The RNA shown here (FMN riboswitch aptamer (RFN element)) has 145 nucleotides and comes from Mesorhizobium caraganae. NCBI's taxonomy places the organism under Bacteria, Pseudomonadati, Pseudomonadota, Hyphomicrobiales, Mesorhizobium.
[in-house]
RNA sequence: UAAUGUUCUCAGGGCGGGGUGAAAGUCCCCACCGGCGGUAAGAGUCUCGGCUCAAGCCCGCGAGCGCCUCCUGGCAACAGGAGGGUCAGCAGAUCCGGUGUGAUUCCGGAGCCGACGGUUAAAGUCCGGAUGGAAGAGAACGAAA
Numbered sequence: 001u002a003a004u005g006u007u008c009u010c011a012g013g014g015c016g017g018g019g020u021g022a023a024a025g026u027c028c029c030c031a032c033c034g035g036c037g038g039u040a041a042g043a044g045u046c047u048c049g050g051c052u053c054a055a056g057c058c059c060g061c062g063a064g065c066g067c068c069u070c071c072u073g074g075c076a077a078c079a080g081g082a083g084g085g086u087c088a089g090c091a092g093a094u095c096c097g098g099u100g101u102g103a104u105u106c107c108g109g110a111g112c113c114g115a116c117g118g119u120u121a122a123a124g125u126c127c128g129g130a131u132g133g134a135a136g137a138g139a140a141c142g143a144a145a
Base pairs, nucleotide, nucleotide: 001145005141006140007139008138009137010136016030017029018028019027031125032124033114034113035061036060037059038058042053043052044051045050056112057111064090065089066087067084068083069082070081071080072079073078094110095109096108097107098106116128117127118126
C1' cells in the first nucleotide's frame, strides 16, 4: 500500500392558493418534490497535479406489490408466520433547438413520470405497514500478499 473480514453510525422530499361538492391535502386550474451507484464537455477551487459538486425520465440498483418455497390452521377457498432474490410479472417517465469532434447529462424551451393498503370522493405530496427494511455512504478495528 492493501485483497478480504468484523463491528458501529447514517441512509427520501413534497398540497400553498383557487374552483366544484354534503363530503376532496384524493377530482379540476395554478403549485410543490426528486433515494443510491455509474457516466460528465458544466460549475467551484487550486500548489495546475488534482480535488469537490453536478441526470427523477441514459445504464444499473433499492424499498413496495406480485411470484416461489417451507411451517401452522382450515374439507376447501383462503388466512397467519418464516424465508428466497433473479422469479423479474407490475417496476414509471424526453423530446426539440443551440454549442461542440463528442451531450437524451451543458445552455434555452416545451413535455412526461411516480408501489401497496386506507379514506364521506379517485392521492407522487394525507394516514398506515414503518421506532421496519434497504441500494449504498462513512468510521473504527483487524489483515492475506